[in-house]
Context: one part of a larger RNA
Formats: sequence, C1' cells, structure tokens
RNA sequence: GCCAACGAGUUUGUAGAUGUUGCUUGCCUAAUCCGCUUCGGCGGAGAAAGCGUAGUGAAAGCAAGGGCUAACCCCCGUUUUUCACUUAUUGAUUAUCUCAGGAUUAUUCUUGAGCUAAUCAAUUUGUGAAUUGGUAGCAUUUACAAGACCCGAAACCAGGUGAUCUAACCAUGGCCAGGUUGAACCAACUGUAACAGGUUGGGAAGGACCGAACCCACGCGCUGUGCAAAACGCGGGGAUGAGCUGUGGCUAGCGGUGAAAUUCCAAUCGAACCUGGUAAUAGCUGGUUCUCCUCGAAAUAGCUUUAGAGCUAGCCUUAAACAGUAACUGUGGGGGUAGAGCACUGAAAGAGAGUGGGUGGCGCGAGCCUACCACUUUCUACCAAACUCCGAAUACCACAGCGAAAUGUUUAGGAGUCAGACUAUGGGGGCUAAGCUCCAUUAGUCUAAAGGGAAACAGCCCAGACCGCAGGCUAAGGUCCCUAAGUCGAUGUUAAGUGUGAAAGGUGGUGAUUUGACUCAAACAACCAGGAGGUUGGCUUAGAAGCAGCCAUCCUAUAAUGAUAGCGUAACAGCUCACUGGUCAAGUUGGGUUGCGCCGAAAAUGUAUCGGGGCUAAACAUCGUACCGAAGCCGCGGCUUCUCUGAAUUUAUUCAGAGAGGGGUAGAGGAGCAUUCCUUGGGCGUCGAAGGUGCAUCGUGAGGUGUGCUGGAGCGCAAGGAAGUGAGAAUGUUGGC
Repeated sequence: GCCAACGAGUUUGUAGAUGUUGCUUGCCUAAUCCGCUUCGGCGGAGAAAGCGUAGUGAAAGCAAGGGCUAACCCCCGUUUUUCACUUAUUGAUUAUCUCAGGAUUAUUCUUGAGCUAAUCAAUUUGUGAAUUGGUAGCAUUUACAAGACCCGAAACCAGGUGAUCUAACCAUGGCCAGGUUGAACCAACUGUAACAGGUUGGGAAGGACCGAACCCACGCGCUGUGCAAAACGCGGGGAUGAGCUGUGGCUAGCGGUGAAAUUCCAAUCGAACCUGGUAAUAGCUGGUUCUCCUCGAAAUAGCUUUAGAGCUAGCCUUAAACAGUAACUGUGGGGGUAGAGCACUGAAAGAGAGUGGGUGGCGCGAGCCUACCACUUUCUACCAAACUCCGAAUACCACAGCGAAAUGUUUAGGAGUCAGACUAUGGGGGCUAAGCUCCAUUAGUCUAAAGGGAAACAGCCCAGACCGCAGGCUAAGGUCCCUAAGUCGAUGUUAAGUGUGAAAGGUGGUGAUUUGACUCAAACAACCAGGAGGUUGGCUUAGAAGCAGCCAUCCUAUAAUGAUAGCGUAACAGCUCACUGGUCAAGUUGGGUUGCGCCGAAAAUGUAUCGGGGCUAAACAUCGUACCGAAGCCGCGGCUUCUCUGAAUUUAUUCAGAGAGGGGUAGAGGAGCAUUCCUUGGGCGUCGAAGGUGCAUCGUGAGGUGUGCUGGAGCGCAAGGAAGUGAGAAUGUUGGC
C1' cells in the first nucleotide's frame, strides 16, 4: 500500500411539539396487596397523588371577575365550531278552501281576515356524528441531566513498586608493567669568629614527569532500516590519587542524590513507574456507513475575559390560520446627495480705488512717488466631507388602479449560518499602490452552478442541467487550416506583421478636413546673368577692407543689391546668400483639427505579449447578408411534485385531463430498500437450503427475481414488532498478502 472483518446520534428520566389510539356527564393510577403462572408474565383490587374543570392578586383574599386608583383610564381574564334528525314558537312566500269588501263582459280579477298544507329563515328542546378541547398510552422529534455521536491530549490526585542502571554515603576486600625526576632530612668535606652558604654522597617526597593494564571520552572518520536504541577505526586525557574497582548495605517521587549539568533515580525525569479516580476535560483537529423525491440558506446586527466560541434577531424549512399582500402603473409628498454656485462660513489669484501702518527716495518744509502689510470696496477668474442663494436622476413614504401560484403576516416544531470571494458602481484608509483593507448599492456571479465563450482560467460574457432522441432555431462568441461555420458583398484605412503589450516626449510616414499666403501682370524649384558706387563707414588694432570686437547702420545710381546671412584670407583676394532680370511652365507654400501608423521599447530553462500554423487580410473602421454555435428555446417520447377540474370507489386513495414546476452545499420535510432477531399465518429444502460464482430479467434507485455450475443443511414469504441496522476515508483496530 491493497484486501477482508470490526468501527461512530445510543439508553434512561423529565418537559415541549406533532401524529395516532382509548376514554371523555373528565382522564390516569403509584407503592402495595390478592389470585393464576409455562416464572417471561397475566388478571383483579388499590384515587393517595397528578393533570383538567376559573381567573386574578405580592398576599390576605375576592371571584366571571380580579388587580391598580380618591375615581376614571389601564393590565390580565370571561372555556370552539359545524352538520343531520327532532320539539316548540314567530315571521315570510306559495297553494286549496271559508268569510267580508270592491270591480266585472257574470267567465273571472283583486283587497283584507281565518283554517290547513308545503318550503324557507331565525330562535329554541333533545339525540347522534364530527371538530376543537381534556387526559392516559405508544411512536417520531427537540431540549435539559447524565461519558451522551466516536477516537484523541499534555495534565491533576490517591495508593503502591523500584538505588541489580545511575548519584552520594557506609562496611569489608582487591588493583595500579616499566622508566624518569630527586624535596625534606642525614653524613662527609669545605666555609664562617660562630651561624649562613657551597660541594659530594646517602635519602626518598610529590592531587610530580613519560607510559601499558585500568578509567575516561577531546578531534576526525566510519556507522546512521547500524555489529550496536551511542558501536567501530586512527589519534587524545588521567594513570599513587579528590584514583579505579568487587561484594554487601543505606537514602524514594509534594521525595532522594547531585565537585551543580535540572544531572541522575532500571533505554523513561522541570518532577519515575504501576494501578485506580477515568469513558478526566478538549469553545480544538480528524472521522461519522443505504436509496429516491420537494424546498433551500448564511458568512450580517446587538451583547459577550468576546473575536476560529456562544445567545437573541435576520435569512431556510415543515404545519396551520389569515390577508389584495409582492411586483408594475398612476397621483401626491418630504428631502439637500450628484451637479452647480459664491448669497453665508472658510480658503485663495490678478487689476484698480480708499483708510491706516511702513521701507526707500526727492524736497528747507508742506508734501509727492514707492516694494510691502492689514481692513473696506469695485471688476475679473476660481476652491470646499464637516460652505449653500440653488438643485436633479434614482430611492423612500402614502393612496388608487391593475394584479392569484408573484407574495406577505401571525402562531407552533426543526435548523444551519456569525472566516466569505471577486466583478461593477459610490466612498474612507493606502501612493486615486496591491489578487491590499474597510463600508455602501438587501446590485451581479461564485460559494451551493453544470453547459457554451474568454487557448488553458471559482467570482468576467452568454445561459440556469428531471431523463432519452444520429431532430430544429438561436445567445455570447465566431466562419483560411488545426476546428463546426463566408478565403461572403460594399466603401475606405494601415505597410508598421501595426494587428499580436506600455508613458511623457518626438515624428517632412500617410489619409481626411479646415483656414491663410503667393501665383499666366508667370508663383515655387531648377538653370543663365547681375549682386554696384561713396567706402578699406567710424573706432579699435600690427592688420580689421561686409564677415575678431565696439558704435552707427546712412546716401547715391539702379531691374536689384544688407555699411551684409554663411564659407574663406595674416589682412586683402576668392566662393555663395538675401535681392533683381531672363529662360521655362502650373500650381506653390504655411497654420489648425482629426484617422491609422513610426521611434521611445533591456531579463533571466526555449520561440514565449495572435492558442499554433500562418495571414497584407485571415488586420482596422463602417454598412449589409448567410451560416456555425450551449445541457438556452422549440419538437417527439417518458418520469415526478404541486394546483385545479372530472370520474371511480375500499374515504384516503386510484385513474384521466389541463396548468405551473423539478441545478443545488449547510439544513428542513416526505417516501422507501436492505440486514439481524421476535410473534402470528402459510411455505421451501439431500429429487439439494444458506453461502459462492456466471448469465438473463424486473425496478428511477437502494435492490428484487429466475436459471447454470459450485456447495452440502438449513432457509424464505406475508402482516406486525424490536434493533449491537448499511463503511471508503478517522497518521482508525485486528488479520492476511
């Protein structure tokens, strides 16, 4: 790792709700007792208690009322509804008949009263049924208490077991090859006045030296599923000492021991190990097992030693009741946002005037001019979330209309949610940074949404998947090939592979448009010719002659010609230009706006900023037309939910038709399948049960059935009941490979 088996919402009590059953002129027994018993239990007795029948008040209490108050107000309460039959009364209507009146064609019509009958309505007597309500049982579900869906701590406490490892100590034993050094002290000799001192010899000390055994563990290597849960190799340290070591003993966990490292106390130590309390607790992580059907969230607010938890509300679901309730249209409202504006509050630019201050100047002085400041005022331009003389669109509120599956409200049961994400728009923070952060638009999508497009791509665009179909039409997006569909039509643009990434800035690339100037009295370009005189202007200078520099920049003759726009010379000279004439011949030359381009343009594995090929359209702009294109829509067939209608009955179901629906996480609700066992009934099986393994078949599915082979003794079905009731995940447990 795989396979198999095992593996997680249980049980009890109490309470609420729903369903159902019994009784209801209420319901129910508890302990206990009696009888029977197949010892599982069954039957009977037992109203003590409980719930209900009346509420209200703090209570005494009062009571269909009670409390409060001086009184009123006010608060709580005053126990359901329907149907059928029946008794009685009243009323209305119709009809027959009788009486009275009127009209009359003598048929009849009409008014009033009465009797009887029928029908209807209201009230009423009683019965029955149902409903609501009461109570007890059972079931389902939820809450609380318990281990409470399962597994999981580190820990805490109690009682014990450990010093055969290791730490210290006690008692008693053992061990340390060999070599070196040579203290004290002693002796002799020497030396001194005597000491001291010196030399030689003896001597043997030492936490002395070198170095095996022994003890240790400093460096490196090796090992690192090892030889080994600390070894091995080569070196290293101590090796007569605070040395090493055998045996026996002693100290115990809120403790001991410690040349002290929180070190050691049996491979365990910031508090050993074992057992118990114990299923400690875990607002945390992981896991939580069959099917189909209906609906379907939230990631927000308030509070919280609260922030990854919880409670209440919001949003979901189920049941019931009620409602013209949602949306849309119209009418009527209030507003101070966007925008705008400067009338207020502030901010703030320029020009002018006035008053005051003030710098500098002129003036004998008076006073005048002036940079600048404050205030007032005029004009021009202009800013504001905390400015407003103004002021929308939306939104909101009310009313009316329309509007039935489009909804809302209330009550009751059950939840989940409280980490949200991006996109668009309006904003705060930030850098008008972020795939940033915080609000808002009850916005959209994802979450919980598959399908088509965007190459690929939760949040973008299109569009919401019940199932089937080798049918059709479309959306976004596309139609040269990959690749379904136009190498479609028309008119332009682009030459940059722009398209297929980017700014300030630059651009005599090119299209469109607009506005000037010159021009057959000949423009623009080209060519031919001229481009002069005073004069080498004056100054300066070695020189300065149009052309180093400074000043001035005139006049004349001219078709025109600068006291010169460049090159040039030492200075001149020389070559051009402006300007003019001629030749030629028809457009030339500026500015603005705008379309598409160009430069600006450097990155790390490999082209790599069209998805690729490739494209001059297969690019861009505008118009047109055809086609492709999805699980969208339509068509055909089928399943299912709800509503309505009709029919049938077994009275809560079935059938038929129509309409509206059927994406779905957390979650709510409904209906089922299967496993084990029990009860009752009825069955199968050695002529082959269960189990295993193929095939076929039925069911939307969980699953069921038939049959072949295997197997060799038990097992289904129906109606009920009860659960150790469904496995793929939990670093799950055990076994196998």
The part of an RNA shown here (large-subunit ribosomal RNA, domain II) has 737 nucleotides and comes from a Patescibacteria group bacterium. Its Rfam family is "Bacterial large subunit ribosomal RNA". The full RNA is in RNAcentral, with records from ENA. Model confidence (mean pLDDT): 82 of 100.